[in-house]
Context: one part of a larger RNA
RNA sequence: UUGGGCGUAAAGGGCGCGUAGGCGGAAUGAUAAGUUAGAGGUGAAAACUAUAAGCUUAACUUGUAGCCUGCCUUUAAAACUGUCAUUCUUGAGUAUGGAAGAGGGAAGUGGAAUUCCUGGUGUAGCGGUGAAAUGCGUAGAUAUCAGGAAGAACACCGGUAGCGAAGGCGACUUCCUGGUCCAUAACUGACGCUGAUGCGCGAAAGCGUGGGGAGCAAACAGGAUUAGAUACCCUGGUAGUCCACGCUGUAAACGAUGGGCACUAGGUGUUGGUCCCGUUCCAACGGGAUCGGUGCCGCAGCUAACGCAUUAAGUGCCCCGCCUGGGGAGUACGAUCGCAAGGUUGAAACUC
Numbered sequence: 001u002u003g004g005g006c007g008u009a010a011a012g013g014g015c016g017c018g019u020a021g022g023c024g025g026a027a028u029g030a031u032a033a034g035u036u037a038g039a040g041g042u043g044a045a046a047a048c049u050a051u052a053a054g055c056u057u058a059a060c061u062u063g064u065a066g067c068c069u070g071c072c073u074u075u076a077a078a079a080c081u082g083u084c085a086u087u088c089u090u091g092a093g094u095a096u097g098g099a100a101g102a103g104g105g106a107a108g109u110g111g112a113a114u115u116c117c118u119g120g121u122g123u124a125g126c127g128g129u130g131a132a133a134u135g136c137g138u139a140g141a142u143a144u145c146a147g148g149a150a151g152a153a154c155a156c157c158g159g160u161a162g163c164g165a166a167g168g169c170g171a172c173u174u175c176c177u178g179g180u181c182c183a184u185a186a187c188u189g190a191c192g193c194u195g196a197u198g199c200g201c202g203a204a205a206g207c208g209u210g211g212g213g214a215g216c217a218a219a220c221a222g223g224a225u226u227a228g229a230u231a232c233c234c235u236g237g238u239a240g241u242c243c244a245c246g247c248u249g250u251a252a253a254c255g256a257u258g259g260g261c262a263c264u265a266g267g268u269g270u271u272g273g274u275c276c277c278g279u280u281c282c283a284a285c286g287g288g289a290u291c292g293g294u295g296c297c298g299c300a301g302c303u304a305a306c307g308c309a310u311u312a313a314g315u316g317c318c319c320c321g322c323c324u325g326g327g328g329a330g331u332a333c334g335a336u337c338g339c340a341a342g343g344u345u346g347a348a349a350c351u352c
Stems, first nucleotide, its partner, number of pairs: 004323003007306002012320001014201004021194003025088007033081002035077008048066007091191001092188003095184005103177007110154001114150008125136002162169002206247006215241002220236004258319006266297014301308002325352003334345004
């Protein structure tokens, strides 16, 4: 390279925006670049293949034909691709009217709990464990009542519920703000899909500067356990966890399943709309249809099996990323990014 693959065997980029590029809806006309057909020229010879001939045969040599799958010129065709022009509305978007939501940012507010402080009551224990001890307590603890302070997290509702591209998002109120869905079919008229490089976002931990610090808690100290115990258990406890600004850029960043479009039996929940019918009597409930989301079961089909199965791992098309035996190794070297920690890119010898 050809071919085969990527849920679990190696393999989907953590996620988005988007440049180049690749691919791209319907109709009519034009063109003839790609495409197709005919003709002409050229495609050296040798070699190769077929056939015939010559050395007694063969090897060998020679003749003829093929081959040289290509290139150029010219004539023609116009279905498909391309290009140009005109048009269309179903893809895409806009508009109008509605809907749901822990989507994001900022400010303010609230109650329960915890710890600490002050005061009252009150007395000898409390705490902790498998059992203990370290620890706290007659300088009055634990318990209980009242008051105050602080920080962090928001019980119940809460739900294979909802929202977000992913990471993720959960008290309440206000302000600012993104996206989605439904209905109408008024407007634009292919404006689309994907997306190398690039840019942005990106849990936790970690880093820098300045705050904050209740609880929890790496490190650390002590008590136990044990043969030992640098652990599991207990008592303490500092970074950190929180806030602001900046950096880091990684995760089992998982549905271990890239994105888009189309098609292919059903059944049953749930959630957000719209329409119709009924019960009723203005609030809902029940049934049906339809569009969007989210679960479970299941046919065909697929799969090595497990399983997937209109939310595909089925059937096709388009674009991107990635894989090619195990170890060495996500290492070395180089480059690049970073304050550092380290990240990204990423081998080989050797060995089985």
Predicted 3D model of a 352-nucleotide part of an RNA (small-subunit ribosomal RNA, central domain) from a metagenome.
The full RNA is in RNAcentral, with records from SILVA.
The prediction has a mean pLDDT of 86.